[in-house]
Description: Predicted 3D model of a 79-nucleotide RNA (Glycine riboswitch aptamer) from an Acidimicrobiaceae bacterium. Its mean pLDDT, the model's own confidence on a scale to 100, is 76. Rfam family: Glycine riboswitch aptamer. About the family: This family represents the bacterial glycine riboswitch. Gene Ontology term of the family: glycine biosynthetic process. Clan: Glycine riboswitch clan. NCBI's taxonomy places the organism under Bacteria, Bacillati, Actinomycetota, Acidimicrobiia, Acidimicrobiaceae. It was read from a public genome assembly, where an Rfam model found it.
RNA sequence: CAGAACGCUGCAGGAGAGCCCGCGAGGGCGCCGAAGGAGCAACCUCCCCGGAAACUCUCAGGCCAAAGGACUGCAGCGC
Numbered sequence: 001c002a003g004a005a006c007g008c009u010g011c012a013g014g015a016g017a018g019c020c021c022g023c024g025a026g027g028g029c030g031c032c033g034a035a036g037g038a039g040c041a042a043c044c045u046c047c048c049c050g051g052a053a054a055c056u057c058u059c060a061g062g063c064c065a066a067a068g069g070a071c072u073g074c075a076g077c078g079c
Base pairs, nucleotide, nucleotide: 006078007077008076009075010074011073012072013071018029019028020027021026030063031062032061036059037057038056039055043051044050
């Protein structure tokens, strides 16, 4: 100097799952997994240590819409 990867920001795309009662507030049961969290573990890797899923659980969150949203692409900045 360049720049993979990583982090942040912006833009675009972005799933699943619901009814009933009630004037309303609200209540009841059921359901979903792709914020987060937790668990097992494929795997990384021949061993130890360590890391670790889109699998599993639903504490949280969600089940009109809005918001949010893993992940993907592009750009900028940082490193």